[in-house]
Context: one part of a larger RNA
RNA sequence: CUGGGCGUAAAGCGCACGUAGGCGGACUUUUAAGUCAGGGGUGAAAUCCCGGGGCUCAACCCCGGAACUGCCUUUGAUACUGGAAGUCUUGAGUCCGAGAGAGGUGAGUGGAACUCCGAGUGUAGAGGUGAAAUUCGUAGAUAUUCGGAAGAACACCAGUGGCGAAGGCGGCUCACUGGCUCGGUACUGACGCUGAGGUGCGAAAGCGUGGCGAGCAAACAGGAUUAGAUACCCUGGUAGUCCACGCCGUAAACGAUGGAAGCUAGCCGUCAGGUAGCAUGCUAUUUGGUGGCGCAGCUAACGCAUUAAGCUUCCCGCCUGGGGAGUACGGUCGCAAGAUUAAAACUC
Repeated sequence: CUGGGCGUAAAGCGCACGUAGGCGGACUUUUAAGUCAGGGGUGAAAUCCCGGGGCUCAACCCCGGAACUGCCUUUGAUACUGGAAGUCUUGAGUCCGAGAGAGGUGAGUGGAACUCCGAGUGUAGAGGUGAAAUUCGUAGAUAUUCGGAAGAACACCAGUGGCGAAGGCGGCUCACUGGCUCGGUACUGACGCUGAGGUGCGAAAGCGUGGCGAGCAAACAGGAUUAGAUACCCUGGUAGUCCACGCCGUAAACGAUGGAAGCUAGCCGUCAGGUAGCAUGCUAUUUGGUGGCGCAGCUAACGCAUUAAGCUUCCCGCCUGGGGAGUACGGUCGCAAGAUUAAAACUC
């Protein structure tokens, strides 16, 4: 010496499923591979180290010892790990009975509003702004009433409320369908955790083909503002936004916090259940979510604090001064845009 780290300093893959691998609950028996002990063999010489000696000293050389941390073999030990056999139920799963939910897919359907079209009333303005103008309007607008069309989004309920692995999901109804929670403990009996590669999902924008197109609106045009105004403001307005199928595979994909398990004070809300008591809607208690505060502990501090950033174990990913650069080249993927993997010179 046998690293230290990853909320904000560099660093958790966007998320899941899962292959290899790594790791893995309680008890008994057995084996003796790992492990430990003893013996034997080998580990050439030189070198290194130690003790002597020889060249006047030293380098160098000579002698002896130790060592060569290793390998092979043999005899034992059996706590732990591994192998084999058996048993178990607390991990995991199944079953039964309940429950909540914007979880997903498809189909149908409702009302408000905006816009447009037709008709009626009605007359000179309307829009818009800081102020205006572009714009619309006597070919009858704005306003108002009735009728019709079309597309998109679902006010109130609505809530640090709910569901989902994440992205995300919100009118109502139906069909199909995934997951979760609680209670019972009937069943299986470690069937588990993680997960390099791999596979799938993955907002918005963008791309391809075909539809649709009300509102909004990159680009674009005009009007203003201004010294200028390729902007902010206004009037218009095309892609796009919407649908179907296919691609893209990225985000401050954030809790900037990987997953799993155990342990470590509490108090106060809220959501979904259970149990007990009775004043029948309260109290107490319990399980699983979701929040606020807070002890120990941790932290550079901020803060975190049973939903940990605390104390431990297992597995994966990632970081290693700033710039150059998430770039070049090469590979892989993509229709393209580009994505992914990923340097160096040089410089401070």
This is a predicted structure of a 348-nucleotide part of an RNA (small-subunit ribosomal RNA, central domain) from Roseibium aggregatum. The coordinates come from a structure-prediction model, not an experiment, and the mean pLDDT is 89. The full RNA is in RNAcentral, with records from ENA and SILVA.